[in-house]
RNA sequence: AGAGUUUGAUCCUAGCUCAGGAUGAAUGCUGGCGGCGUGGUUAAGGCAUGCAAGUCGAGCGAAUACUUACGCGAUUACAUCAAAGAAGUAUUAGCGGCAAACGGGAGCGUAACACAUUGGUAAUCUUCCCCGAACUCGUGAAUAACCCAUCGAAAGGUGGGCUAAUACACGAUAUUGCUUCUUGGUCUUAUGGCCCUGAAGUGAAAGUUCCGGCGGUUCGGGAGGAGCCUAUGGCCCAUCAGCUAGUUGGCGGUGUAAUAGACCACCAAGGCGAUGACGGGUACCAGGUGUGAGAGCACGACCUGGCUCACUGGGACUGAGACACUGCCCAGACACCUACGGGUGGCUGCAGUCGCGAAUAUUCCGCAAUGCACGAAAGUGUGACGGAGCGACGCCGCGUGCCGAAAGAAGGCCUUCGGGUUGUAAACGGCUUUUAUCAGGGAAGAAUUUUGACGGUACCUGAAGAAUAAGGGGUUGCUAACUCUGUGCCAGCAGCAGCGGUAAUACAGAGACCCCAAGCAUUAUCCGGAUUUAUUGGGCGUAAAGCGUGCGUAGGUGGUUUCGUAAGUCAUCUGUUAAAUCUUCAGGCUCAACUUGGAGGCAGCGGGUGAUACUGUGAGACUAGAGUGCGGGAGAGGUAAGCGGAAUGCCCGGUGUAGCGGUAAAAUGCGUUAAUAUCGGGUAGAACACCAAAGGCGAAAGCAGCUUACUGGAACGCCACUGACACUGAAGUACGAAAGCGUGGGUAGCGAAAGGGAUUAGAUACCCCUGUAGUCCACGCUGUAAACGAUGGUCACUAGAUUUUGGGAGUAUCGACCCUCUCAGAGUCGUUGAAACAAGCUAACGCGUUAAGUGACCCGCCUGGGAAGUACGAUCGCAAGAUUAAAACUCAAAGGAAUAGACGGGGACCCGCACAAGCGGUGGAUCAUGCGGUUUAAUUCGAUGCAACGCGAGAAACCUCACCUGGGCUUGAAAUGUAGCUGCAAAUCUCCAGAAACGGAGACUCCUUAGAGGGUGCUAUGUAGGUGCUGCAUGGUUGUCGUCAGCUCGUGCCGUGAGGUGUACCCUUAAGUGGACUAACGAGCGCAACCCCUGUCCUGCGUUAUUUUUUUCGCAGGAGACUGCUUCCGUAAGGGAGAGGAAGGAAGGGACGACGUCAAAUCAGCAUGGCCCUUAUGUCCAGGGCAACACGCAUGAUACAAUGGCCGGUACAGAGGGUUGCCAAGUCGUAAGACGGAGCUAAUCCCAGAAAACCGGUCCCAGUUCGGAUUGAGGUCUGCAACUCGACCUCAUGAAGCCGGAAUCGCUAGUAAAGGCGGAUCAUCACGCCGCCUUGAAUACGUUCUCGGGUCUUGUACUCACCGCCCGUCACAUCAAGAGAGUUGGUAACACCCGAAUGUCGCCGAUUGGCGGCAGAAGGUGGGAUCAGCAAUAAGGAUGAAGUCGUAACAAGGCAUCCGUAGCGGAAGCUGUGGAUG
Repeated sequence: AGAGUUUGAUCCUAGCUCAGGAUGAAUGCUGGCGGCGUGGUUAAGGCAUGCAAGUCGAGCGAAUACUUACGCGAUUACAUCAAAGAAGUAUUAGCGGCAAACGGGAGCGUAACACAUUGGUAAUCUUCCCCGAACUCGUGAAUAACCCAUCGAAAGGUGGGCUAAUACACGAUAUUGCUUCUUGGUCUUAUGGCCCUGAAGUGAAAGUUCCGGCGGUUCGGGAGGAGCCUAUGGCCCAUCAGCUAGUUGGCGGUGUAAUAGACCACCAAGGCGAUGACGGGUACCAGGUGUGAGAGCACGACCUGGCUCACUGGGACUGAGACACUGCCCAGACACCUACGGGUGGCUGCAGUCGCGAAUAUUCCGCAAUGCACGAAAGUGUGACGGAGCGACGCCGCGUGCCGAAAGAAGGCCUUCGGGUUGUAAACGGCUUUUAUCAGGGAAGAAUUUUGACGGUACCUGAAGAAUAAGGGGUUGCUAACUCUGUGCCAGCAGCAGCGGUAAUACAGAGACCCCAAGCAUUAUCCGGAUUUAUUGGGCGUAAAGCGUGCGUAGGUGGUUUCGUAAGUCAUCUGUUAAAUCUUCAGGCUCAACUUGGAGGCAGCGGGUGAUACUGUGAGACUAGAGUGCGGGAGAGGUAAGCGGAAUGCCCGGUGUAGCGGUAAAAUGCGUUAAUAUCGGGUAGAACACCAAAGGCGAAAGCAGCUUACUGGAACGCCACUGACACUGAAGUACGAAAGCGUGGGUAGCGAAAGGGAUUAGAUACCCCUGUAGUCCACGCUGUAAACGAUGGUCACUAGAUUUUGGGAGUAUCGACCCUCUCAGAGUCGUUGAAACAAGCUAACGCGUUAAGUGACCCGCCUGGGAAGUACGAUCGCAAGAUUAAAACUCAAAGGAAUAGACGGGGACCCGCACAAGCGGUGGAUCAUGCGGUUUAAUUCGAUGCAACGCGAGAAACCUCACCUGGGCUUGAAAUGUAGCUGCAAAUCUCCAGAAACGGAGACUCCUUAGAGGGUGCUAUGUAGGUGCUGCAUGGUUGUCGUCAGCUCGUGCCGUGAGGUGUACCCUUAAGUGGACUAACGAGCGCAACCCCUGUCCUGCGUUAUUUUUUUCGCAGGAGACUGCUUCCGUAAGGGAGAGGAAGGAAGGGACGACGUCAAAUCAGCAUGGCCCUUAUGUCCAGGGCAACACGCAUGAUACAAUGGCCGGUACAGAGGGUUGCCAAGUCGUAAGACGGAGCUAAUCCCAGAAAACCGGUCCCAGUUCGGAUUGAGGUCUGCAACUCGACCUCAUGAAGCCGGAAUCGCUAGUAAAGGCGGAUCAUCACGCCGCCUUGAAUACGUUCUCGGGUCUUGUACUCACCGCCCGUCACAUCAAGAGAGUUGGUAACACCCGAAUGUCGCCGAUUGGCGGCAGAAGGUGGGAUCAGCAAUAAGGAUGAAGUCGUAACAAGGCAUCCGUAGCGGAAGCUGUGGAUG
């Protein structure tokens, strides 16, 4: 620091996603040690048990225990014992004091002076502590404990009696206290503060003692603490816009430590609010924490400060301090005890428990340290705290070994089988011992005499031994890291893009590799990336985005100059900004984390001093902004009234007769009751031709006949006046096309709706005939448009050209016009063409003095697409509806501009047997062949628009053969490696059985160099074999567009880029052929040429042929044609005509097929990856089938006849083939053919008679002397074999068919058409195919149309490319949200009722007390508000696979589209009206 993702590709816009860091985390897998931290984020849900606040006997009485001595009694004495009193020691239930308001927890509430920062308190209080001054005298009445009685289950009381105090009360004294008055001074913004003088009134105390003190009281001061007030700061919603009666202020009181409507009575009517009041939602605040370059954004765990809370609500008491976490009273809910009468409780302290939850620990040790309370102290207490335990929850540190070791072991994985990799890794050798384990020693932490929970811990020493210790995630791209196997759109993965449909680096497993490491991943959340809310740092012509347009309030901004001020601003000094955190420098734990000390700091707020350029502000001046005045002009500016002609319709009359009208064509309609047409007259309403224009005016909407009246604005000239009066403009207000609405008129034409006619599959449309609202007027509403320049307003700056308006000057003129120059204003054009655009901006298109350029100010608006300009709410409206305006859910895009293609029922140009002009066919008949279909045991398979269908097949009776039935074989029918065996065998021949294969029997039976080898066979094992699948895994080959003229590259140039240019245009050509021009210059693959055949001539050679070989012919070599020549046109290329010539402009034909398209065809020609079968999907054999037959299609043959059939006769080819062959002559047969055997390995012989043609005859228009199908009979030939299933011959039979519907094919010259001949395949079989020659035409005006192609251009929402894309209803399923009769619950208020504790007031009583008034929590009643939950039902939305109906949009999308509005229609939509061009 970026990356992926919209497209065929590109640039842009824009969203989504990723890489980083973080966490009080959780989850999955894994887990060695230590240090330091940290650990209920949810239910402020409920809690068993223990502990968490006590202490003081040096305040007090008392009790208990013990000690001492005295004393007295009992006993005879010693001695012992007991009672009363005294003293002492120890303990402590009570009274009393202090503490309990701290420490600890939590974040419910709170949007607030709660917090933070800064000030104020002259409006305040303060126990304990410190300093200073003074005092500490006297008196009294009680009460607990205790005793007695008594009630209760208990908790707990009640009555009587005794007693003490540092408890309580009273009195005295007292200032510098307090209150009132007062003298003077000083300070202050001030009600006032402070000091001084005087007077009056009033207020204290507690003791104890070891005599050192410890206490007590009053006053003043301090420190620390607390209260109150001010300014500033920090969340969301305006779909919350008005709120407020103690409300705002005053006077007087109450109240407090203190100010105050804090509270009360009275008076006034104020106070707050778009700088966001009020309301709603959410939330403790800060230091700080996370992230970020920063600005920011998010957060407020742990630690620190503040606040708030303590079961819920209310309340006060005590006290220096509380309205009090482990105090009190009341109410409520909950829980527990109960003898049912009544009581008790409050873990949001530390542990712990249940519950909730994805989730969060021990009912541990100790007061040794630090701190706190009490105490004179010893000390006591302390779940604060110090420690330990549990959890990888986080951060930090350490370890799981180190060195050597190649036969590069084994195993795993991969493999092209060679090897590679795991990998120095292991084994093995040597070394070390951190950690863990065991053993020994053993702290500091105590300052301070004692006292150590941690702890036998840290640490040190020793021992043994590599020993005790590695996983997680990933490997398509982003993103570091790749192979194999399995799976087969399945199973699955996925953060995004996306993988998976038989060769998956994306799933799963394995190996290898990459990253991090006692962790690694995932999930959730925050910041970042995101300049994606843009202050730093974005935009608004077309991507989202300029209000339809003015006026104008607040606000923001504001000309020149002088003086002052110093608010902003700047400088400096200073106070504050707690500590921790942060940065840095040192120090301490072995390092680090952690921790200690020093230093530093932004920013904020306050104060002092200073500066004055700019802004503000006060005062003054100016005229360049703005405005006023005067003057003459321009204009569809507005309102009202009047007038005018043309056209149209209607009415009346005339003329006139059969049609008119309408359309692509028609019909409905009108018309003999006289239309249309035409003439005259009348009437009605609406709109104003020409002028007229890129023209004018207006803020916009908009404005057009003429005249008049009233009226708004702008421009120019003069330069007289005012003196910044300005610009913009949230709210607000006015205007605002068309449609629509209300009331009343009007209605000629047009014309939603509606009716009819057409079109159509349908036609709720387009077209036609009618036609109502409406369109018009008046008044009122509506308030929207593609209200557009899709471009807010104002000001300034940055080359022009031209039009127009007004003015001035010059020349000229009598004057005007014209002409030239110039000034000001308003418009238009404009980067191309004819002269002339830059600069700049832009994603590009484009904009470009009318900016979308460069700047300033102000306003409005945007933040992915859809849902949606919709729902709900609110405002407005008569309604239609308008304005304001979301979310859930869903997608990874939606979009802009431009590029290359493709396409268009877009355009231009050109070509082709493409059409046209012709000739002959096909489609109808019969037959042949192929295909589909059907049938079948099988009818093997493939080819399927052109470009499959007489195609693979250039020969299916067996074979072929792949199919079916049946019978056999299993290392196999054929190949090869290895090992073993073998002379027995196999082959051949004969016989038997059998359909054959196969099987059985017999005969026959190796070679050699003598090593064993070779051959053959058998057995075993690697393997064979497969016309089995995949042509969508492939090679090769082929078809097709198309023999169409195209397809590209290098360098340069243009463009941000895709890309363009080159290869546009123009002329020309069969041609991207050539020329000319040219930011292109060249080049390649194609075109052409080079190659072959034919046509003319020459030369040479020549077998054969024959009468001869000059000619013909064959072979070989050469010549010839190049627009070369003439002429016309043209710049040229080239074109037209002509001459000569065998041939003329490519002479004719062939071979030759660019980049590519169709996942085109072929695994069955061959080859081949993968998969599959292996006593069968292999292989052998027999028979059958590929030949079936109701039908359909394709390609052909033969015909339908007289240009013909039949009979007879007579001519003329070319190219081929032939030894398993072609086969002559001759003979036989009606013939097919047979016999025959000459010749020929071929210019020699044979096939081989060419046939149409020509000559002669016959037939006479008919189903025939046409036509020959079909069938019968008899034969011939091939072959092992013609039944299924061959060809041919003879005789007989003699079907359909009389020229073929819609439609469709071929062909432009030696062509079509017609005629025969040959060949391949082949035993036999040709109507097919491939060739050959013979006869030999017609027509082409031309490019409008059909088809195909090429070039340029245009539009595009297509790119799988129009066989494209795509819209809406309907049907089904799912989801979310809205409405909804209702229903359930929450919240906060309001009104009324009731009213506890408590406070206050009044009365009674006066010792506690009693009664009443007011306030008062909870509760009750009620109607509303608001927020949620559920809901029959109906409507819309989104999504879903192959559903249904249509075809609306994208091309002129087949009626151009779209916007507003209205009506209508299954639906997209259609129509009317106005508008936009996108």
Record summary: The RNA shown here (small-subunit ribosomal RNA) has 1478 nucleotides and comes from a Candidatus Uhrbacteria bacterium. The prediction has a mean pLDDT of 83. NCBI's taxonomy places the organism under Bacteria, Bacteria candidate phyla, Candidatus Uhriibacteriota. It matches the Rfam family "Bacterial small subunit ribosomal RNA". Rfam links the family to the GO terms ribosome and structural constituent of ribosome.